[in-house]
Context: one part of a larger RNA
RNA sequence: UGACGGGGGUCCGCACAAGCGGUGGAGCAUGUGGUUUAAUUCGAUGAUACGCGAGGAACCUUACCUAGGCUAGAAUGCGAGUGACCGCUCCGGAAAUGGAGUUUUCCUUCGGGACACAAAGCAAGGUGCUGCAUGGUUGUCGUCAGCUCGUGCCGUGAGGUGUUGGGUUAAGUCCCACAACGAGCGCAACCCCUAUCUUCAGUUGCCAGCACAUAAUGGUGGGGACUCUGGAGAGACUGCCUCCGUAAGGAGUGAGGAAGGCGGGGACGACGUCAAAUCAUCAUGGCCUUUAUGCCUAGGGCUACACACGUGCUACAAUGGCAGGUACAGAGGGUCGCGAAACCGCGAGGUGGAGCUAAUCUCAUAAAACCUGUCUCAGUUCGGAUUGGAGUCUGGAACUCGACUCCAUGAAGGUGGAAUCGCUAGUAAUCGCGCAUCAGCCAUGGCGCGGUGAAUACGUUCCCGGACCUUGUACA
Numbered sequence: 001u002g003a004c005g006g007g008g009g010u011c012c013g014c015a016c017a018a019g020c021g022g023u024g025g026a027g028c029a030u031g032u033g034g035u036u037u038a039a040u041u042c043g044a045u046g047a048u049a050c051g052c053g054a055g056g057a058a059c060c061u062u063a064c065c066u067a068g069g070c071u072a073g074a075a076u077g078c079g080a081g082u083g084a085c086c087g088c089u090c091c092g093g094a095a096a097u098g099g100a101g102u103u104u105u106c107c108u109u110c111g112g113g114a115c116a117c118a119a120a121g122c123a124a125g126g127u128g129c130u131g132c133a134u135g136g137u138u139g140u141c142g143u144c145a146g147c148u149c150g151u152g153c154c155g156u157g158a159g160g161u162g163u164u165g166g167g168u169u170a171a172g173u174c175c176c177a178c179a180a181c182g183a184g185c186g187c188a189a190c191c192c193c194u195a196u197c198u199u200c201a202g203u204u205g206c207c208a209g210c211a212c213a214u215a216a217u218g219g220u221g222g223g224g225a226c227u228c229u230g231g232a233g234a235g236a237c238u239g240c241c242u243c244c245g246u247a248a249g250g251a252g253u254g255a256g257g258a259a260g261g262c263g264g265g266g267a268c269g270a271c272g273u274c275a276a277a278u279c280a281u282c283a284u285g286g287c288c289u290u291u292a293u294g295c296c297u298a299g300g301g302c303u304a305c306a307c308a309c310g311u312g313c314u315a316c317a318a319u320g321g322c323a324g325g326u327a328c329a330g331a332g333g334g335u336c337g338c339g340a341a342a343c344c345g346c347g348a349g350g351u352g353g354a355g356c357u358a359a360u361c362u363c364a365u366a367a368a369a370c371c372u373g374u375c376u377c378a379g380u381u382c383g384g385a386u387u388g389g390a391g392u393c394u395g396g397a398a399c400u401c402g403a404c405u406c407c408a409u410g411a412a413g414g415u416g417g418a419a420u421c422g423c424u425a426g427u428a429a430u431c432g433c434g435c436a437u438c439a440g441c442c443a444u445g446g447c448g449c450g451g452u453g454a455a456u457a458c459g460u461u462c463c464c465g466g467a468c469c470u471u472g473u474a475c476a
Base pairs, nucleotide, nucleotide: 001476002475003473004472005471007470008469009468010467011466012465013464015460016459019423020422021421022420023419026314027313028312029311030310031309032308033307034305035304042053043052064300065299066298067297068296069295070294077122078121081117082116083115087102088101089100090099091098092097105114106113107112125289126288128287129286130285134283135282136278137277138276139274141272146185147184148183149182150181151180152161153160154159165176166175167174191266192265193264194263196234197233198232199231200230201229202228206223207222210221211220212219237260240254241252242251243250244249316416320375321374322373323372324371325370332363333362334361337356338355342351343350344349382413387408388407389406390405391404392403393402429452430451431450432449433448434447435446
């Protein structure tokens, strides 16, 4: 100087407390461990691994296993030389591929060029090892308020001071004091979205007023008022008032205002820590391999199952289930695509093909809510696992191993031990909708969007983590 303390002081955080809802019990989904296996490819392992890499494992992917094949090789460049190669038919084969037959170039300034094949050779390949040789990228402490430098001063020196103290703040934020005076990386602001208004512009959006038309509808003429869209601006700064304070700042059911003291959210992550993670995104040193640890193909496996754990979904019901009626979104996607009306089917879906490169057409009826009826506390009209049958769709192919539909079946489960998690407001809880990946989909996952919409916070004694000052130390 740090680090540590079941030392002290001050302060903060859904850290506790106060509340609301869960997990831990059940069934299923998914990941992991273990076991099994020819193989169950590899990585991630307290917090910071375990719905993680994977934003799509039937083949492919695919790296694993078994079997069959190739050896300058699956790709690319140079290349003497050749004129075909591809394709089609037959035979062998699971295919890769092997054999036989057939077919056959283009441009030309006639020098050659394009394209294809290709000997020798130069060059390959490796998801093989080492993340403890590395770059790059990432997690975490932590959006915590810290981490440093120049000059000066102090100390023999390591080093200190500044950065401490008194206040204040979300903040090393600012003020005052001070052997310090300044500065940098962080904080904040500048960026984006959102809440209000003004202005400009009105098509595909809108329809107040004026007409037209209709069973009805901005459907039509027209209009720019309104909503909205998308450009430019305004607006919030403790600016004003009162009180407290030297100041910074704090308090107020204050005024004004759409918004008030950081208005709400996002992007943004200092010096560093964990020899943290990744050689399997990529790049790369070294090592290893070269008729194989490379490459091609078929089938299998990654989907196994006495068990254990994590993360979720659905429930156990009446604030509910079922039936009928009936409202109101936002944000997205669409041409190898979205696919309307109409018709067929109980349905998944099929036929159909209008319109749409989209504020125009379409996916697309939002659901919970509301109204009416029924069920009456039961393993039930709760719950839907499992299983049987019949089908639909995608795809070359759904046996291993897809999703969905209909009929039948109707398991566990009556609110869950010790323990443990999330959340402070348009939040939790609850309800549906969309997108990426994608032929299809094991999506209950991930990322977004809106609808309905709470309770509680006395307080900081205690648990956990962190910041600053101080103290002790047989630690570095």

This is a predicted structure of a 476-nucleotide part of an RNA (small-subunit ribosomal RNA, 3' major domain) from a metagenome. The prediction has a mean pLDDT of 82. RNAcentral holds the full RNA, with entries from SILVA.